[in-house]
c-di-GMP-I riboswitch aptamer from a Gemmataceae bacterium, 96 nucleotides, folded computationally. It was read from a public genome assembly, where an Rfam model found it. Model confidence (mean pLDDT): 82 of 100. Its Rfam family is "c-di-GMP-I riboswitch aptamer". Its family is annotated with cyclic-di-GMP binding in the Gene Ontology.

């Protein structure tokens, strides 16, 4: 010093819930609280997921036929998620 990560130590971080506030929603902020993290520090750059709008099929109603709400998929924007994953910058500590 890299790789590595310890029934080790110090210094963080903070799921789910619950409270306020912001957003149409996805979700954030803040405060409480801890399931879990060696980058659970930063950065939406790639894919993945979710949200909302249009837009086409479809399902679905009906005696037919056309529409309309609802549902489901696909594609488009726009956000949103780094605590899904990879990628890119810093970083604590020091066993084996």
């Nucleotide at each position: 010093u890299c790789c590595c990560g310890a029934a080790a130590a110090a210094c963080g971080c903070a799921a789910a819930c619950c409270c306020g506030c912001g957003g149409c929603a996805a979700c954030g902020c803040g405060g409480g609280g801890a399931c879990g993290c060696a980058a659970a520090g930063c950065c939406a750059u790639g894919g993945g997921c979710c949200a909302a709008u249009g837009c086409g099929c479809g399902u679905g109603u009906u005696c037919c036929c056309g529409c309309c709400a609802a549902c489901g998929c696909g594609c488009a924007u726009u956000g949103g998620u780094u605590g899904c994953c990879a990628g890119g910058c810093u970083g604590c500590c020091g066993a084996a």